[in-house]
RNA sequence: ACCAUUGUUUUCUAGGGUUCCGCGGAGGCGCAAACGCCGGUCUGGUCCGAGAGAAAACGCACAGCUAACCCUGUGUUCACGGAGGGACAAAAGCCCGGGAGGA
Numbered sequence: 001a002c003c004a005u006u007g008u009u010u011u012c013u014a015g016g017g018u019u020c021c022g023c024g025g026a027g028g029c030g031c032a033a034a035c036g037c038c039g040g041u042c043u044g045g046u047c048c049g050a051g052a053g054a055a056a057a058c059g060c061a062c063a064g065c066u067a068a069c070c071c072u073g074u075g076u077u078c079a080c081g082g083a084g085g086g087a088c089a090a091a092a093g094c095c096c097g098g099g100a101g102g103a
Base pairs, nucleotide, nucleotide: 007058008057009056010055011054012053015048016047020045021044022042023039024038025037027035059076060075061074062073063072064071078098080101084096085095086094
């Protein structure tokens, strides 16, 4: 100085906020309902959600079987990481990004 590859999708989870619902607060009112306002420093439902979290399916590789397909089995490793910016209502372990950088 250089250093390739490390699959796709779905459903979840950690996590995340606050559009909607719920919850809480104050408001005019005798009370309640309804209404709009404020609150995520409200457990939650909806919602967003992992390269470095989970599972499944598919894919891929190898092996077995077969004329061939099907099918069966095994494997599919590793992974420290800002600041800043971007989207939706908003935020984030989302996206930029297995990026910069570090080892």
Molecule: Guanidine-I riboswitch aptamer
Organism: Paenibacillus marchantiophytorum